[in-house]
RNA sequence: AGGGUUUGAUCCUGGCUCAGAAUGAACGCUGGCGGCGUGCCUUACACAUGCAAGUCGGAUGUGUCGCAAGACACAUGGCAGACGGGUGAGUAACACGUGGGAAACUUACCUCUUAGUGGGGAAUAACGCUCCGAAAGGAGCGGUAAUACCGCAUGAGACCUAUCGGCAUGGUCCUCGCGGAAAGGCCGCCUCUUCUUGAAAGCGGUUGCAUUUAGAGGGAUCCGCGGCUGAUUAGCUAGUUGGUGGGGUAACGGCCUACCAAGGCGACAAUCAGUAGCCGGCCUGAGAGGGCGAUCGGCCACACUGGAACUGAGACACGGUCCAGACUCCUACGGGAGGCAGCAGUGGGGAAUAUUGGACAAUGGGCGCAAGCCUGAUCCAGCAACGCCGCGUGGAGGAUGAAGGUUCUCGGAUUGUAAACUCCUGUCAGGUGGAACGAAAAAAGCGUACUUAAAAAGUGCGUCCUAUGACGGUACCACCAGAGGAAGCCCCGGCUAACUCCGUGCCAGCAGCCGCGGUAAUACGGAGGGGGCAAGCGUUAUUCGGAAUUAUUGGGCGUAAAGGGCACGUAGGCGGUCUUUUAAGUCAGUGGUGAAAUCCCUCGGCUCAACCGAGGAACUGCCUCUGAAACUGAAAGACUUGAGACCGGGAGAGGGUAGUGGAAUUCCCAGUGUAGCGGUGAAAUGCGUAGAUAUUGGGAGGAACACCGGUGGCGAAGGCGGCUACCUGGACCGGUUCUGACGCUGAGGUGCGAAAGUGUGGGGAGCAAACAGGAUUAGAUACCCUGGUAGUCCACGCUGUAAACGAUGAGCACUCGGUGCUGCGGGUGUCGACCCCUGCAGUGCCUUAGGUAACCCGUUAAGUGCUCCGCCUGGGAAGUAUAGUCGCAAGACCGAAACUCAAAGAAAUUGACGGGGGCUCACACAAGCGGUGGAGGAUGUGGCUUAAUUCGAGACUACGCGAAGAACCUUAUCCUAGUCUUGACAUGCAUGGAUUAACCCUGUGAAAGCAGGGCCACGCCUUCGGGUGGAACAUGCACAGGUGCUGCAUGGCUGUCGUCAGCUCGUGUCGUGAGAUGUCGCGUUAAGUCGCUUAACGAGCGAAACCCUUGUCUCUAGUUGCCAGCGGGUAAAGCCGGGGACUCUAGAGAGACCGCCGGCGUUAAGCCGGAGGAAGGUGGGGAUGACGUCAAGUCCUCAUGGCCCUUAUGACUAGGGCUGCACACGUCCUACAAUGGAUCGCACAAAGGGAUGCAAAACCGCGAGGUCAAGCAAAUCCCAAAAAACGAUCCCUAGUUCGGAUUGCAGGCUGCAACUCGCCUGCAUGAAGCUGGAAUCGCUAGUAAUCGCGGGUCAGCAUACCGCGGUGAAUGUGUUCCUGAGCCUUGUACACACCGCCCGUCAAGCCACGAAAGUGGGGGGCAUCCGAAGUCGCCGAGGUAACCGCAAGGAGCCAGGCGCCUAAGAUGAACUCUGCGAUUGGGACUAAGUCGUAACAAGGUAACCGUA
Repeated sequence: AGGGUUUGAUCCUGGCUCAGAAUGAACGCUGGCGGCGUGCCUUACACAUGCAAGUCGGAUGUGUCGCAAGACACAUGGCAGACGGGUGAGUAACACGUGGGAAACUUACCUCUUAGUGGGGAAUAACGCUCCGAAAGGAGCGGUAAUACCGCAUGAGACCUAUCGGCAUGGUCCUCGCGGAAAGGCCGCCUCUUCUUGAAAGCGGUUGCAUUUAGAGGGAUCCGCGGCUGAUUAGCUAGUUGGUGGGGUAACGGCCUACCAAGGCGACAAUCAGUAGCCGGCCUGAGAGGGCGAUCGGCCACACUGGAACUGAGACACGGUCCAGACUCCUACGGGAGGCAGCAGUGGGGAAUAUUGGACAAUGGGCGCAAGCCUGAUCCAGCAACGCCGCGUGGAGGAUGAAGGUUCUCGGAUUGUAAACUCCUGUCAGGUGGAACGAAAAAAGCGUACUUAAAAAGUGCGUCCUAUGACGGUACCACCAGAGGAAGCCCCGGCUAACUCCGUGCCAGCAGCCGCGGUAAUACGGAGGGGGCAAGCGUUAUUCGGAAUUAUUGGGCGUAAAGGGCACGUAGGCGGUCUUUUAAGUCAGUGGUGAAAUCCCUCGGCUCAACCGAGGAACUGCCUCUGAAACUGAAAGACUUGAGACCGGGAGAGGGUAGUGGAAUUCCCAGUGUAGCGGUGAAAUGCGUAGAUAUUGGGAGGAACACCGGUGGCGAAGGCGGCUACCUGGACCGGUUCUGACGCUGAGGUGCGAAAGUGUGGGGAGCAAACAGGAUUAGAUACCCUGGUAGUCCACGCUGUAAACGAUGAGCACUCGGUGCUGCGGGUGUCGACCCCUGCAGUGCCUUAGGUAACCCGUUAAGUGCUCCGCCUGGGAAGUAUAGUCGCAAGACCGAAACUCAAAGAAAUUGACGGGGGCUCACACAAGCGGUGGAGGAUGUGGCUUAAUUCGAGACUACGCGAAGAACCUUAUCCUAGUCUUGACAUGCAUGGAUUAACCCUGUGAAAGCAGGGCCACGCCUUCGGGUGGAACAUGCACAGGUGCUGCAUGGCUGUCGUCAGCUCGUGUCGUGAGAUGUCGCGUUAAGUCGCUUAACGAGCGAAACCCUUGUCUCUAGUUGCCAGCGGGUAAAGCCGGGGACUCUAGAGAGACCGCCGGCGUUAAGCCGGAGGAAGGUGGGGAUGACGUCAAGUCCUCAUGGCCCUUAUGACUAGGGCUGCACACGUCCUACAAUGGAUCGCACAAAGGGAUGCAAAACCGCGAGGUCAAGCAAAUCCCAAAAAACGAUCCCUAGUUCGGAUUGCAGGCUGCAACUCGCCUGCAUGAAGCUGGAAUCGCUAGUAAUCGCGGGUCAGCAUACCGCGGUGAAUGUGUUCCUGAGCCUUGUACACACCGCCCGUCAAGCCACGAAAGUGGGGGGCAUCCGAAGUCGCCGAGGUAACCGCAAGGAGCCAGGCGCCUAAGAUGAACUCUGCGAUUGGGACUAAGUCGUAACAAGGUAACCGUA
């Protein structure tokens, strides 16, 4: 610090996701030790049991024990129990934090200070007796003490009243009057007095009590500021706001009360609702921030729930009281008891959180003079890897690179110095022994000082000695022994470090995101290996980070989400120039505070660290004081440039009202006139002989204003268009007279606001939703046509929305230029106008800098800045639901969530595509010729059938294809049957032994095979005994074998686009980039062929050329070919001698290049025409097939990975099948006839083949063929006859002298074999068929058509295939259309690329949500009723010790009664939140459901927005 993920690729926007750190955690696997911490986050749920607050005999009474000292028990009394400990329910509040205030307070214990502590009285508990009750407890009588209670005396001050001074309420000071206190205990002494062992008084000390002052610390109270969410909460408030009187409090105060006034709070967010204890801090982050508020510390609140007070210095009280409620327990049923959110512990809840431990040794607290007692505070121990930190599980050497494992290309590699082995060490754990710190006070003794009459006692200080440890015999130390007891977890496709094998086969499973898995998975599971961390490792959850993804630091709004439809204007925010003052903001300094702990730095203590201690810094904050005065604010004064006013002009569809005009449509009347009109792609509905359309004249009525008219004008926007008048708004130009910042923006608010719609009343020509009819169509609730109502128009209202768009808020300023248009000027100049130069305002285009993701914007900014407003934060759900406001309604405004996806999107790029465009080509069409589709047959395929009909090929690019030839074989287990198992075939090893092999024979059998018999026999060495080896065989083992699967694992080969002209690269340049340029443009070509231009210049693969063949000529050569001339010769014949002239053969050359001429073209490339030439513009044909596409075809040619079979999916054999036949299709053959058929005659090829061959001639046969046989390994011989053609004759238009299928009989050939299932011949038979529907194929010249010939395969079998020649046309010279293709351009929501993408209803499943008759529950208010306990007030006829009074009695107090307030409760009408809810609504999602085809291309009717 970034990475992954939208795309074919790119850039941007934007979300999702990962790597980091952290946790009071939990879960899974694993687990050696120690230190330091931490440990119910959930039910503030309920709690058994034990403990958690007592203490004081030096306040007091009584009792018991004891010789006494004393101890114990009960009770009165004092202090404490308001601390400590727990929890976070409530609380949005002065609760908390921070800083201040008090002329408005309090404070037990402690310290300082002041003056006292005199003298009396009346009770009462315990106790005793009696009684009630189950218990808890209680009643009566009797009797007693105090530091308990009550008067009296004394008392400074405080308080109240009054006066005076100062002053803002009030404080301070002086004086008069009034009223108000106490308590003793303990210890010591005998100097004085009295009794005299010793006491009392007294004295001393100490501790209490009481008064006062000050302090410290604590508490109460007030205020400023700060810290949550929601406006789908906008108004709240009657003790409410203030005043006066009174009450109350420690104290101010509506805190309470009576009366008076009508205030108070709120957009700077009141009220309401939701959530929440707050902070120091903790986590994260570079920081700013964000999240959290466990442990430790401060504050607050609470103590079963609610209410209340009492006591007290302090409470409205966790382990106190009273009442009500819920719950639990006891009960004798009459009544009682209780409150773990103290420590342990239990149940429950939960993913989840510990021992019913030890000790007061330390620290701290309560009481006490003290000793001491109490202390689940605390200190320790136990449990838990819950966290942090530290240590260990050994170290060094050790290569045969062991064995084993894994893998393998079988060579090896790896595990791996790892192990074994050798030598060492001894941490931790284990054993034995030693052994701390934490402990020093207090108390007692001694000394000294003070006090005193005193040497006593007491107090303070010093000193000495002794005692005290839960942890714990722990830390630590020493010794002993031996590598011994101690390693796991996760991951290994990318992000992200780390790879192979096997298993599985879209299954099982994985997954944080992208995504893996459908037979070769580095992604699942296992294994080996590797990587990471390590007593832990992973997962899950949560927080921050990354995320600049809420942007203060630090984002945006033309098209990605986002500018309000437009204006006016309130609050608010911001604001020109100069001067003076002020000091709120601002800045500087001082002082206070910002608790401690934490964080940071330094030092120190535990062996280190974690941890702990000390010091420092810091705590960015708040407050006080002092100063500065630039800027902002405030106050005052001035200015003119912002803004406005005034004067003079011209422009304009700016607005409103009234009037008026012509053209056109329609309708009505009349005339002329006749059969159609109208409408469409074509039609029909419709109109018309009752006279339409057309045309002429007249009239009516409504609406809209042609031409001018223009990226022209005006307006804020919506919008505004004939002409005239009136009323009226704004802008602009010129003048520079006035005001003097009067300005900008603008939340709410107000107004305007197209069309559609709506209300009332008019109007209604044309147009035209709805509707009707006609067409189209598979359908057509549409597009097209004929009609047609609302509406469109007017008036007055409502609505308030639009793709209300420049998709661009308003204002001001600044920043290069060019060129139009509109309005008004200036200069020059003129009679005037133009031209030229120039200013302001508006409106367009192009462009620099700059900006932008790009497109683009560019003085009319989307540039550079400032001010203010509005808006955005992934897509969908959704502008939906709900609530509210507005509206007559339609609806508008405001406006979510659950759930779901990993994208959605912008711009640009390359392709592909378009029922887009342009250019061009092709037997693509057109023009022609001949076919197919109809018939019969052949052949292939599908289907069907079958025991089997082996397999493959499937639009073009399968279908006379693999197959260049299935009777057996071929042939494939395709079927049936019979056999073999190291095998039909290859190689190797081990063993055997010499007859089992070969050969011959026999049996059986369909054969294969099985069973048996006979016979021969190898090389080398040799010591002649034998040994050894090879071939073959047998047995066994390795292995063979497979036309078994996968062509979607592959190689090779092939088809196709397509012989189409394309496909690319290097360097350079442009672009952020994908990419572009080059390769585009203009010409030209068959061609990316060439030329020119050009940010391109070159190059490669293709095209062309090179190659073969054919066409002309020359040269060379002349047999088997040829024969002109010469000679010979025949019936004839290159037959012979000869010849090379010719043909031919086959070698080498020549030739053609737009080379020449003319024209066109850019003086080009080239095109057109011509000459010459055998050939003319690549002469004809062939071979040759770029980058790539189709997961095209082939595992059955071959090769090959993987998988599968191994007495079978291998091998052999026989027979059958591949030939099966209702049918469908493809490709062909033969025909339908006279351009023909038949018969006779007769002529001319080329290219091939031939030895298991071709076979002449001759003979036989009607023929197929047969017999015999010359020649020929072939320019020699043979196949071999070419056929059509040509000549002649017959047939005479018919199912025929056409056609030949089918069938019968008789033959031939091949072959082991011709039945299934061959070909041929003869005779006989003589089917369909008379030129073929829709549709469709081939062909542009030696081509089509037609005619025959040959070859391969092959024993035989050819209508197929591959070749050869003979005869030999027609048409077109075009590109409108169909098909295909190329280039450029355009649109795109396509990229698996239009056989694309994609929308909606319906049907199915599942999920969440809304509505809903209702129903259940919660919350806070309001009203009324009832009303416990209790304070307060009133009454108090009942009761009554202290005081007064001689007494009667009184004062006071109490019980009791009443009243106000009031918890709980009850009722009622509303509000609000929420659960359930028949049914219902839409929504999201879900490989292969239905119907259509709305959108994306002109998407086939351009799309979209608003409205009905």
This is a predicted structure of a 1508-nucleotide RNA (small-subunit ribosomal RNA) from an uncultured prokaryote. It matches the Rfam family "Bacterial small subunit ribosomal RNA". RNAcentral holds the sequence, with entries from ENA. Its mean pLDDT, the model's own confidence on a scale to 100, is 82.